Notes: The RNA shown here (transfer RNA) has 73 nucleotides and comes from an Armatimonadota bacterium. Its mean pLDDT, the model's own confidence on a scale to 100, is 80. The source organism's lineage runs through Bacteria, Bacillati and Armatimonadota. The sequence is in RNAcentral, with records from ENA. It matches the Rfam family "tRNA". Rfam describes the family as follows. Transfer RNA (tRNA) molecules are approximately 80 nucleotides in length. Rfam classes the family as a transfer RNA.
[in-house]
RNA sequence: GCCUUCGUAGCUCAGUUGGUAGAGCACCUCCAUGGUAAGGAGGGGGUCAACGGUUCGAGUCCGUUCGAAGGCU
Numbered sequence: 001g002c003c004u005u006c007g008u009a010g011c012u013c014a015g016u017u018g019g020u021a022g023a024g025c026a027c028c029u030c031c032a033u034g035g036u037a038a039g040g041a042g043g044g045g046g047u048c049a050a051c052g053g054u055u056c057g058a059g060u061c062c063g064u065u066c067g068a069a070g071g072c073u
Stems, first nucleotide, its partner, number of pairs: 001072007010025004019056001027043005049065005
């Protein structure tokens, strides 16, 4: 230098054929207990790496850039 895959909540990851973004763990509140843990109920938390394009509509499709991993030379 070129190619491939990936980037979504604090962490690990889903997200179908493009149609208002979810789970588990963690955090907060409540229940429960003599108390703690376990357990039950509820809640908060996201510029979907960045910018642009296509579209009525983009996490998803296209382009460029940045970052991570791997491969080729």